The RNA shown here (c-di-AMP riboswitch aptamer (ydaO/yuaA leader)) has 155 nucleotides and comes from a Phycisphaeraceae bacterium. NCBI's taxonomy places the organism under Bacteria, Pseudomonadati, Planctomycetota, Phycisphaerae, Phycisphaeraceae. The coordinates come from a structure-prediction model, not an experiment, and the mean pLDDT is 78. Rfam family: c-di-AMP riboswitch aptamer (ydaO/yuaA leader). Rfam 15.1 lists 7,607 matches to the family in 2,262 species.

């Protein structure tokens, strides 16, 4: 000096997953800050009429939440052989998602992701009306050309 790794703040990020308020407890000299159980704003998400859509689904079940669909080949496994089925793996791609710091739309460049849960035989959409969640991982900082707000300094 550089380049890694860990912990703290502060900041961003994917996502609905935040704000606020009483009351208990914990920390404390005291703010403050954590958690729990109520309530209150907002956000998200499911079921549910008439009309309408539907000839759909009743095991080849069928449905939700999510971007997460969909296709190809290879390898191992069972399998008399070979293939075909099943089942495990990781590969290549795709519909379609994000991310490159004030916000935001548009182009080019770049890095990423493409799961995984749930319900339980049942649901199309859907006003009143009912119900449910408010969580859990992470660490990016390239260029162009708009447009909206909004600070700072001068006068």
């Nucleotide at each position: 000096c550089a380049u890694u790794c860990a912990a703290c703040a502060u900041c961003g990020c994917c996502g609905a997953g935040u704000c606020u308020u009483a009351c208990g407890c914990g920390c404390u000299u005291g703010c403050u800050c954590g958690c729990g159980u109520g309530g209150g704003a907002a956000c998200g998400g499911g079921g549910g009429a008439c009309c309408c859509a539907g000839u759909u689904c009743u095991u080849u079940g069928g449905g939700g939440c999510g971007a997460a669909u969909c296709g190809c080949a290879c390898c191992g496994g069972c399998g008399c052989g070979u293939a075909u089925c099943c089942c495990g793996g990781g590969g290549c791609g795709u519909a379609g998602g994000g991310c490159a710091a004030g916000c935001u739309u548009u182009c080019c460049u770049g890095c990423c992701c493409g799961a995984g849960c749930c319900c339980g035989u049942c649901a199309g959409c859907u006003a009143a009306c009912c119900c449910c969640g408010u969580a859990g991982g992470c660490g990016u900082c390239g260029g162009a050309a708009g447009g909206a707000u909004g600070a700072a300094c001068c006068a």